[in-house]
RNA sequence: GUGAGCUGGCGGACGGCUUUCGCGCUUUUAGCGUGAGGAAACUCCGCCCACCACGCAGACUUCGCAGCAUCCGCAAGGAUGGUUGGGUGAGAACCCUGGCAACAGCGCAGAAACGAAACGUCCACUCGGCGCAUGAACAAUGACACAUGUUAAGUUGUCGAGAAGCCGAAUGAGAAGCGAUGAAACGGCUGUCCUGCGAGGUGAAAGGGCAAAUAGGCGCCUAGGAGCUGUCUGCGCGAGGCGCGGGUAGCCCGUUUAGCCAAAUGCCGUCACAUAAACAAAAGGCGGGUUAUGUCCAGGACAC
RNA sequence: GCCCUGGUAGUAUAGUCCGGUCUAGUAUAAGCGGCUGUCGCCCGCUUGACCCGGGAUCGAAGCCCGGCCAGGGCGCCA
Numbered sequence: 001g002u003g004a005g006c007u008g009g010c011g012g013a014c015g016g017c018u019u020u021c022g023c024g025c026u027u028u029u030a031g032c033g034u035g036a037g038g039a040a041a042c043u044c045c046g047c048c049c050a051c052c053a054c055g056c057a058g059a060c061u062u063c064g065c066a067g068c069a070u071c072c073g074c075a076a077g078g079a080u081g082g083u084u085g086g087g088u089g090a091g092a093a094c095c096c097u098g099g100c101a102a103c104a105g106c107g108c109a110g111a112a113a114c115g116a117a118a119c120g121u122c123c124a125c126u127c128g129g130c131g132c133a134u135g136a137a138c139a140a141u142g143a144c145a146c147a148u149g150u151u152a153a154g155u156u157g158u159c160g161a162g163a164a165g166c167c168g169a170a171u172g173a174g175a176a177g178c179g180a181u182g183a184a185a186c187g188g189c190u191g192u193c194c195u196g197c198g199a200g201g202u203g204a205a206a207g208g209g210c211a212a213a214u215a216g217g218c219g220c221c222u223a224g225g226a227g228c229u230g231u232c233u234g235c236g237c238g239a240g241g242c243g244c245g246g247g248u249a250g251c252c253c254g255u256u257u258a259g260c261c262a263a264a265u266g267c268c269g270u271c272a273c274a275u276a277a278a279c280a281a282a283a284g285g286c287g288g289g290u291u292a293u294g295u296c297c298a299g300g301a302c303a304c
Numbered sequence: 305g306c307c308c309u310g311g312u313a314g315u316a317u318a319g320u321c322c323g324g325u326c327u328a329g330u331a332u333a334a335g336c337g338g339c340u341g342u343c344g345c346c347c348g349c350u351u352g353a354c355c356c357g358g359g360a361u362c363g364a365a366g367c368c369c370g371g372c373c374a375g376g377g378c379g380c381c382a
Stems, first nucleotide, its partner, number of pairs: 001304003006299004010294001012271006021035006037279001041290002044288005049203004055235006062199005067083002069080004085096004098194002103191004119179003122174001123172002126169005138162001145158003207253004217244005227237002246381003305378007314332004324362001334350005355371005
């Protein structure tokens, strides 16, 4: 110097044009002011706000969150090049991380997979088969066994058909070791289990006011109990519930110094290394999380 | 705007709750072969899929997170 990757910041400034458009104000044929984002996105959360539901006790259950420390925050969450354990990556960096005492689970493979052992290998003994009278392989030219003798053997004697070895079965001994597998082999991992904390619902189509039009309905369940907490029990309360059909779909407030309403936010030029390009456009407000993005700047880590 | 559901061969679907014999089944379509004088019907064989990317796990179509795409519901009157 070039290249791709990571983290953080930033995501314009100035001027002109004309009703390009919306809104507000005024001295109203006009002038002035103001007008998209860091994520407005995804809709994953919290708070404000509003309405609805809220009968008590006990037991059981359901859902969500989770390392640790300190600080900040009502909360969701955030910060610290803090730190425990693990994973990915070349690294910068990123992601995950409550616990295993009890309960439950760990397919296939493997001797054995959640209960501690069994099983095999090895050793002792017993039984059966092969070896086995075969073709040169130990043995009637005498096996095994017993006796004699010896340091040990060779040797000698008695009996007379099996030995060595291999395979199989049963029993016994077991302290340890080893055993092809598998992610994991007796110590682990995981959970619907346990611990701690938290949890009523619906969302501005909430909700308040005005208006319009139609209708004053039908079916099913229901005092033999609708519905009162997800279930059960006990007590207490006691009339509705579900579905279909009909009409209408307008205005104001809520609502905001952007405040629109099938929803405005324009065009041009110059500048900063630069066709301000990329990702993308408000919809009650505020805050958090996640994802997308490239111009420039900074940091740290690489390759050539 | 708010809430909810779904994504598996070209098409329609099973499996997802409760992870393992899923190397993902079935039907149809497509291709090839047989049958036939030829086409069709019929028979046989073949090809072809878990929307995408991460994570936890020994192991994912399924569980968790993020993204993409598709679909549905809602107001007022009585």